[in-house]
Parts: sequence; structure tokens; C1' cells
RNA sequence: AUGGACUCUGGAGAGCGAUUUUCUUCGUCGCAUAGCCUGCGUCGACGGAAAUCCACCGAAGGGGCAAGCGGCCACAGGCUGCGGAUCUCUCAGGUAACAAGGACAGAGGGGCUA
Repeated sequence: AUGGACUCUGGAGAGCGAUUUUCUUCGUCGCAUAGCCUGCGUCGACGGAAAUCCACCGAAGGGGCAAGCGGCCACAGGCUGCGGAUCUCUCAGGUAACAAGGACAGAGGGGCUA
């Protein structure tokens, strides 16, 4: 000096989508009761999870290639290997906020004593 690991700091985008199933809580109704609580069942609401579908995003990961460096051939050329990104694809991932994740960027210093 360069690279990696670790710590701290910063760090974007896109659905409060639809359907189904299931769970917690709450409520309605029914059964049982003189009544209440509880229990069981019906239906509904907020929220959580999962699956499928549609739309969308690119900054985990993954795929593609320009210059360049090579190889082969029948050599003004053709074929082909390696080959970067925040470009591109969207397999994966993600899509109200919070959280999480996050490419990438910055910093990891000073003083005293032994």
C1' cells in the first nucleotide's frame, strides 16, 4: 500500500392488493341456567401466519456482456474461452409505517502513566 474479517455510523426502491386456510383477541346469535360466569357451536371484525394468483421494485445472493486478454479456422472475416458495475434479467429476495434486510460509502483516532 492492497485485500479480507470484526466493531461503529450512514444507507434506496416497490401493494396498508385479491382469494383461501388457520390462529389469538373481541363481539353477535343459538344450546344449557331464574339470571350471570364458564363451556360448546354459528356468524362477523381487528391483527398474525401460510399457500395460490395478479401488479410492482432492485441494493443480499444468482444469471447476461463492453473494453481488454486469449484459442481455433477455410483469415478485410467467422466461431469461441475468460471477462465489471449501482447497467441489464428478475430465478431467488422484497413491496404502508416501525422493525428486519441491505449493495455501497466513511471511521476504527488523541492524551497521560508504566

Overview: A computed fold for a 114-nucleotide RNA from a Planctomycetota bacterium, annotated as Glycine riboswitch aptamer. It was read from a public genome assembly, where an Rfam model found it. Its mean pLDDT, the model's own confidence on a scale to 100, is 77.